[in-house]
Record summary
The RNA shown here (transfer RNA) has 72 nucleotides and comes from Knufia peltigerae. RNAcentral records the identical sequence in 2 taxa. NCBI's taxonomy places the organism under Eukaryota, Pezizomycotina, Chaetothyriomycetidae, Chaetothyriales, Knufia.
RNA sequence: GAGAAAGUAGCUCAGCGGUAGAGCAGUCGUUUUACACGCGAAUGGUCAAGUGUUCAAAUCACUUUUUUCUCA
Numbered sequence: 001g002a003g004a005a006a007g008u009a010g011c012u013c014a015g016c017g018g019u020a021g022a023g024c025a026g027u028c029g030u031u032u033u034a035c036a037c038g039c040g041a042a043u044g045g046u047c048a049a050g051u052g053u054u055c056a057a058a059u060c061a062c063u064u065u066u067u068u069c070u071c072a
Base pairs, nucleotide, nucleotide: 001071002070003069004068005067006066007065010024011023012022013021018055027041028040029039030038048064049063050062051061052060
């Protein structure tokens, strides 16, 4: 320099254009003499950034940015 993949909750990851989710972690409750385990509940998100298409975008298009891989 060229090409490809990825960026979504604190972490690991789902998510066919139509209400953003799961597990783990943390908080509260329950249980226990107490802790742990178990059970239940709530909380936690500018979907990397911007622009566009669309009635409607995490999802489609373009640009930028970060990381990884391949080639030279």